[in-house]
Context: one part of a larger RNA
């Protein structure tokens, strides 16, 4: 823009994925074969490749966490700290985001068939799976599984809510399970959306001060202490304010 007012939920014309490979055991050293050697059919286990999710475990990352450490300037020095030096350089590492890691997935069934197999059956008194008729038949085809999906202009179906300024909906804000930006999603005081605070988890690994030993480096205690980005909870302190716009036509 459109479906001639909205929201929420459905419907499935249609579309695009998927439907996979291998060993291995039993059936059984059985049928068959002189012997080597060896099954159909039928059940059952493991694995591979490949996708999908997801992050409890295992591992990465994890430049605004935690801790060591060198060298230099700097806070007048001493402690104690920042700033440079690839995040200066090492050791851990929380969320997030990952594979190497967990989970899960291909199954089963129906229908038409193919190539073969039939069955009845002329034409051709026979014979013949075909000419009329009917049947079995495959990883393959159509379904059934999975996503999308009514601009499916064939625009669809349901429920509710509106009727002359209202239903709803944008603007503007506070943001995340979304994101370049639009867009979605959560919320706007009748409020926990963000932050700031308290608590916690979970990270790093026992701060600084003082005091005790000891010339001292240094150790011990106070102390599993201190600091902590992104989890989880509660708390309106803080900012979401007041407000404007749009908004159903003819018969």
């Nucleotide at each position: 823009c459109g479906c001639a007012g909205a929201a929420u939920g459905u419907u499935g014309c249609g579309a695009a994925g998927g439907c996979u490979c291998u060993u291995c055991c039993c059936u059984a050293g059985u049928a068959c074969g002189a012997g080597a050697g060896g099954a159909c059919c039928g059940g059952g286990a493991a694995g591979g490749a490949c996708g999908a999710a997801c992050c409890u475990c295992u591992a990465g990352u994890g430049u605004g966490c935690g801790a060591g450490u060198u060298g230099u300037u700097c806070c007048a020095u001493c402690a104690g700290g920042a700033g440079c030096a690839u995040u200066g350089c090492u050791c851990g590492g929380u969320a997030g985001c990952c594979a190497c890691g967990u989970u899960c997935g291909g199954c089963a069934c129906g229908g038409a068939u193919a190539a073969a197999c039939g069955c009845u059956g002329a034409a051709a008194g026979c014979a013949u799976c075909u000419a009329a008729g009917c049947g079995u038949g495959a990883a393959g085809c159509c379904g059934u599984c999975u996503u999308c999906a009514a601009g499916a202009u064939g625009a669809a179906c349901a429920u509710u809510c509106g009727u002359u300024a209202u239903a709803g909906a944008c603007c503007c804000c506070u943001u995340a399970u979304a994101g370049a930006u639009g867009a979605u999603g959560a919320g706007g005081u009748u409020g926990a959306u963000a932050g700031g605070c308290u608590c916690u988890a979970c990270g790093u690994g026992u701060a600084a001060g003082c005091a005790u030993a000891g010339u001292a480096a240094u150790a011990u205690g106070u102390u599993g202490a201190g600091c902590g980005g992104a989890g989880g909870a509660g708390u309106a302190c803080u900012a979401a304010u007041c407000g404007g716009u749009c908004g159903a036509g003819c018969g």
This is a predicted structure of a 251-nucleotide part of an RNA (large-subunit ribosomal RNA, domain VI) from Candidatus Magasanikbacteria bacterium RIFCSPLOWO2_02_FULL_44_11. The organism belongs to Candidatus Magasanikiibacteriota, within Bacteria. The RNAcentral record of the full RNA draws on ENA. The coordinates come from a structure-prediction model, not an experiment, and the mean pLDDT is 88. Rfam family: Bacterial large subunit ribosomal RNA. Gene Ontology terms of the family: structural constituent of ribosome and ribosome.